Molecule: Bacterial RNase P class A
Organism: Solimonas terrae
RNA sequence: GGAGUCGGCCGGGCAAUCGCCGCUGCAUCUUGCAGGGGAGGAAAGUCCGGGCUCCGCAGGGCAAGGUGCCAGGUAACGCCUGGGCGGCGUGAGCCGACGGAAAGUGCAACAGAGAACAGACCGCCGAACGCAUCGAGGUCGCUGCAAGGCAUCGCGAUGGCGUGGCAAGGGUGAAACGGUGCGGUAAGAGCGCACCGCGGUUCCGGUAACGGAAACGGCACGGCAAACCCCACCGGGAGCAAGACCAAAUAGGGAAGGGCUCGUCGGCAACGACGGGACGCGUGGCCCACGCGCCUUCCGGGUAGGUCGCUUGAGCGUCGCAGUGAUGCGCUGCCUAGAGGAAUGAUUGUCGGGACGCGCAAGCGUUCGCACAGAACCCGGCUUACAGGCCGACUCCCCUC
Numbered sequence: 001g002g003a004g005u006c007g008g009c010c011g012g013g014c015a016a017u018c019g020c021c022g023c024u025g026c027a028u029c030u031u032g033c034a035g036g037g038g039a040g041g042a043a044a045g046u047c048c049g050g051g052c053u054c055c056g057c058a059g060g061g062c063a064a065g066g067u068g069c070c071a072g073g074u075a076a077c078g079c080c081u082g083g084g085c086g087g088c089g090u091g092a093g094c095c096g097a098c099g100g101a102a103a104g105u106g107c108a109a110c111a112g113a114g115a116a117c118a119g120a121c122c123g124c125c126g127a128a129c130g131c132a133u134c135g136a137g138g139u140c141g142c143u144g145c146a147a148g149g150c151a152u153c154g155c156g157a158u159g160g161c162g163u164g165g166c167a168a169g170g171g172u173g174a175a176a177c178g179g180u181g182c183g184g185u186a187a188g189a190g191c192g193c194a195c196c197g198c199g200g201u202u203c204c205g206g207u208a209a210c211g212g213a214a215a216c217g218g219c220a221c222g223g224c225a226a227a228c229c230c231c232a233c234c235g236g237g238a239g240c241a242a243g244a245c246c247a248a249a250u251a252g253g254g255a256a257g258g259g260c261u262c263g264u265c266g267g268c269a270a271c272g273a274c275g276g277g278a279c280g281c282g283u284g285g286c287c288c289a290c291g292c293g294c295c296u297u298c299c300g301g302g303u304a305g306g307u308c309g310c311u312u313g314a315g316c317g318u319c320g321c322a323g324u325g326a327u328g329c330g331c332u333g334c335c336u337a338g339a340g341g342a343a344u345g346a347u348u349g350u351c352g353g354g355a356c357g358c359g360c361a362a363g364c365g366u367u368c369g370c371a372c373a374g375a376a377c378c379c380g381g382c383u384u385a386c387a388g389g390c391c392g393a394c395u396c397c398c399c400u401c
Base pairs, nucleotide, nucleotide: 001397002396003395004394005393006392007391008390009389010388012351013350014349015348016347017346018345020038021037023035024034025033026032027031040372044383045382047381048380049379050378051377052239053238054237055236059288060287061286062285065234066233067232068231069083070082071081072080073079084098085096086095087094088093099230100229104228105227106224107223121170122169123166124165125164128163129162130161131160132158133157134156135155137153138152139151141150142149143148178196179195180194181193182192183191197219198217199216201214202213203212204211205210243308244307245306246305253299254298255297256296257295258294260277261276262275263274264273265272266271279293280292281291282290315334316333317332319330320329321328322327353368354367355366356365357364358363
C1' cells in the first nucleotide's frame, strides 16, 4: 500500500417563526398564557418466547404440533454464551435440519453382472479333470521295400474349447460390501502380516459432549430419518378488534313442533317433585372429571356512545465487583410519544457531513435534507432492508527499511 474477517456507532445537530398532539402550572375555564416533551435500529416480517386480559374448577390423559451434541445464561425460547464434533476457507473466521439405521416399513430413476449379508460385462488362471493343436521322444503294436503314415504311452508348449477356480485389475454409476503395501496362490482374496480404519473392553483427562493411550479382535447387513418411524424433552385456547366500567334504549317479546328412559315418593287418573341416564352447550380435536341446561325452527326489537385498559418497565445509563463469556449483583443518575381514522410537520438560517468543480495547500464556489423507512398494549429475540460515513481488533498478499 492492497485485499479480507469480526465487533461497535452515527445516519443528523443548533436556533427562530408558524402548525399539530399530550403533560404540568396559572387563569377571565366554549378558551387563553407559560414551561417541558413528542416516531426506529430496524418501528418491517407476524417467525418464536413471554408479561397482561378473558374463557373452561386456573383438573387429568391422549393426540396434533415443536425442539433435538454438551454445559451454562435467561421470565422464557426454536434465542444468546462457551465448549465438542463435522464441513468450508491459506488464514482471521463462517456454517451445521448435530439423538437413533441391528425395532419396523420404505427409497436410490437410468446405467450396470451386481445397489446390502449382492455380483460376472471386459477379463485373469494349465493347480484339478476331459478335449484340441503343435513339438521332440518311446513302443517286441498295425501297415509299408524304404522314407513315412496310423495307433498308443508319457513329457513340454498353447486359457485354444469345455468342466472348474477368481472378484485382485478394468468398465457402469452419485454411490459397488474397508484403504495402502508386503507375502502367499495356478490365478486371486483379511487368506496371512504391518500400518491406517472399524469394534467392544480397560485406563487416563474432562461436570459433560468428547479426546487420548494400551492390549485384544480379521472385524463388515453400506447410504438416506430436511423419508414414515423410534427415543428424550416441551406441549389448554383466544387475543388490546383481549377485556373492565358507566350511561342510554328496548320487548326478561311472539309463534309452531317435540318433551325420551330408569328409580323413589305423592296421586283414582292425567300428571307432579327429586335423583340418575340419554341429549345439547361450556375459547382447536378426542376421552374422563366438573359445571350449566328441556330441545329444535321461524318472526321481530334495542345498543354499537363515553371512560379506562394506554405507558414506571423482566426499563435505560455511568461506575465497581464476580465470571473466559452470555450475564448477575451493588451504589448511583435519568423518566425518554400515548394518538384515537390516527399528532410528532413546514419554512428560513447556521453547523457537521456527502458529491462535483477550482486550488500545491489552507480554502472557495455550486449542490444535496440525501439510505431503509413511520409507534398503536408492552417487552426479550430471530430474520430481512439500508445511500453515505466513523472507530477498534485480527488475517493474508506485495514493497521498502